[in-house]
RNA sequence: AGGCGUGUAGCUCAGUGGGAGAGCGUUGCCUUGACGUGGCAAAUGUCAGCGGUUCAAUCCCGCUCAUGCCUA
Numbered sequence: 001a002g003g004c005g006u007g008u009a010g011c012u013c014a015g016u017g018g019g020a021g022a023g024c025g026u027u028g029c030c031u032u033g034a035c036g037u038g039g040c041a042a043a044u045g046u047c048a049g050c051g052g053u054u055c056a057a058u059c060c061c062g063c064u065c066a067u068g069c070c071u072a
Base pairs, nucleotide, nucleotide: 001071002070003069004068005067006066007065010024011023012022013021018055026042027041028040029039030038048064049063050062051061052060
């Protein structure tokens, strides 16, 4: 320098045009003598950024940024 992939909750990830979600974790309450387990409830997201396409974008297109791999 070129090519390919990844970027979504605190962590691991799903979701591939019309509801932003799961598991684990966190907080509060109940249960226990206490811890753990279990039950109930709650909070947490500019979906990396900017622009474009579309009635509508996490999803499609372009550029940028970060990161991983490959080639030279």
Transfer RNA from Candidatus Mucispirillum faecigallinarum, 72 nucleotides, folded computationally. The RNAcentral record of the sequence draws on ENA. The same sequence occurs in records of 2 taxa. Model confidence (mean pLDDT): 80 of 100. Rfam family: tRNA. By type it is a transfer RNA. The source organism's lineage runs through Bacteria, Pseudomonadati, Deferribacterota, Deferribacterales and Mucispirillum.